[in-house]
The RNA shown here (Bacterial large signal recognition particle RNA) has 266 nucleotides and comes from a Christensenellales bacterium.
The source organism's lineage runs through Bacteria, Bacillati, Bacillota, Clostridia and Christensenellales.
The RNAcentral record of the sequence draws on ENA.
The model forms 92% of the base pairs in the Rfam consensus.
Rfam family: Bacterial large signal recognition particle RNA. The literature on the family includes a 2003 paper in Nucleic Acids Res by Rosenblad et al., "SRPDB: Signal Recognition Particle Database". Its family is annotated with signal recognition particle, plasma membrane targeting and SRP-dependent cotranslational protein targeting to membrane, signal sequence recognition in the Gene Ontology. It is annotated as a non-coding RNA gene.

RNA sequence: CCGUGCCAGACGGGGAGCUAGCGGUGCCCUAUACCUGCAAUCCGCUAUAGCAGGGUUAGAUUCCCAGUUUGAGGCACCAUUUUGUAAGGAACGGAGACGGUAAGGGGCGUUGACGAGUGGGCCCCGUGCAACGGACGCCCGUGAACCCUGUCAGGCCCUGACGGGAGCAGCAGUAAGCGGUAUUGGACGUGUGCCUCGGAUCAGUCUGCUUUGAGCAACCUGCCGUAAUACCUCUUGUAAUUUGAUGUCGAUUUCUGGGUGCACGG
Numbered sequence: 001c002c003g004u005g006c007c008a009g010a011c012g013g014g015g016a017g018c019u020a021g022c023g024g025u026g027c028c029c030u031a032u033a034c035c036u037g038c039a040a041u042c043c044g045c046u047a048u049a050g051c052a053g054g055g056u057u058a059g060a061u062u063c064c065c066a067g068u069u070u071g072a073g074g075c076a077c078c079a080u081u082u083u084g085u086a087a088g089g090a091a092c093g094g095a096g097a098c099g100g101u102a103a104g105g106g107g108c109g110u111u112g113a114c115g116a117g118u119g120g121g122c123c124c125c126g127u128g129c130a131a132c133g134g135a136c137g138c139c140c141g142u143g144a145a146c147c148c149u150g151u152c153a154g155g156c157c158c159u160g161a162c163g164g165g166a167g168c169a170g171c172a173g174u175a176a177g178c179g180g181u182a183u184u185g186g187a188c189g190u191g192u193g194c195c196u197c198g199g200a201u202c203a204g205u206c207u208g209c210u211u212u213g214a215g216c217a218a219c220c221u222g223c224c225g226u227a228a229u230a231c232c233u234c235u236u237g238u239a240a241u242u243u244g245a246u247g248u249c250g251a252u253u254u255c256u257g258g259g260u261g262c263a264c265g266g
Base pairs, nucleotide, nucleotide: 001266002265003264004263005262006261009057010056011055012030013029014028015027020046021045022044023043024042034054035053036052037051038050063259064258065257066256067255073249074248075247076246078244079243082240083239084238085237086236087235088234091233093232094231097226098225099224100223101222103221104220105219107216108215115211116210117209118208119207120206121205122204124199125198126197128195129193130192131190132189133188136185137184139180140179141178142177148173149172150171151170156165157164158163
C1' cells in the first nucleotide's frame, strides 16, 4: 500500500411546553429523513440520561471535533398601530340645548325702523235672528169580549095590568195607548253661523290711522356665559392585533483546519 472480516460511528435535527432534570410520544419549524412495539389519567431513563427487537452502511464527499458564514422558526422583554371591553372623568375638547352680545355675512327699513297715541279683530258674558234636533200640543187615522159612554133588536127580571128595570150582540162614539203629519204652536236644547245688538277685557298678538324720524332683528359664522349629557375625543386597566428594536435558542447553508480502531492474508 492492497484485500477480507469485525468494532466505534452514521441512517435527521431544532423550538416552546411538560419535568427535579434528560430523552421520547403529542404541538410547531425545517424538509424527505431504515423497519417494528410502547407512551398525556403519560412512557422510559439518571449526568454515558428513551427502552426493547431487527436491518443497512462503514474509515471517509458520507463519521467526529474546533472555528467561520448564512439563517427558517420559536420564546422573553420593551416601544408602537388598530379594535374590543371594564372603569373614570363634565375638561375656557368635539357634537347638541338654553341665555346673552352684535365683530363679519345675509335679511327688513326714508315706498318710513323702533317707540308713543288711538280704533278694530282674535278671547269671554248676555241678547236677538237664522239653522238644526228630539219630545209635546194641534190635526188625521186606528183603538175596549166583560170590568167605558149612548142607543140597545132578541131574550131575561118585577107587576093583575099599565108600566118599569138591568142589559149581551150589533151600531155610533170615546179614554189610555199606537201610527202618521207637506204644514202649524209655544217651550227646551246645541261641537251650528264671514249674522245683529249690548257689555267686559284692554295682558298678549294681528291689523287700520295719526305722530316721530333711523334703526330693527338674531338666520349663519364669531365671542361670552349657564346647565346637562359619557355619544365621540381623553385617562387608566385588560384582551386580541400591526410594526420595530433588543436578548436568547436555533433547523439549514458556505468555507477552513484537525482527528478516526482491531484481527488475518498478500